Molecule: c-di-GMP-I riboswitch aptamer
Organism: Candidatus Auribacterota bacterium
RNA sequence: ACUCGAUAAAGGCAAACCAUUUGUGAAGAUGGGGCGCAAAGCUAAGAGCCUGAGCAUUCAGGUGGUCUGGUUGCCGAA
Numbered sequence: 001a002c003u004c005g006a007u008a009a010a011g012g013c014a015a016a017c018c019a020u021u022u023g024u025g026a027a028g029a030u031g032g033g034g035c036g037c038a039a040a041g042c043u044a045a046g047a048g049c050c051u052g053a054g055c056a057u058u059c060a061g062g063u064g065g066u067c068u069g070g071u072u073g074c075c076g077a078a
Base pairs, nucleotide, nucleotide: 004076005075012037013036017032018031019030020029021028022027035065041071042070043069045068046067047066048063049062050061051060052059053058
C1' cells in the first nucleotide's frame, strides 16, 4: 500500500413513529426519536421498485437504508 473486518479504540450516521413544512404524488427538509449500519459518506451510470401523465410505445420524477458499479474516508486484531 492492497485485501479484509474484531467482544478493540476514537468517533459518525439515523429506521419506524411524532411535530412543522414543501410537493399532484412517490417522496424531501428541519427538530425530536433510535431500528439498525464498516461506508446507512457522495454519486441516478445500469437494473429493480414506487409516483404522475399517457394507455400503444413511451416521457418526466423519486428511491443511494433495494442491488450492482464509480469515487472519497477512520482504525488496525486475525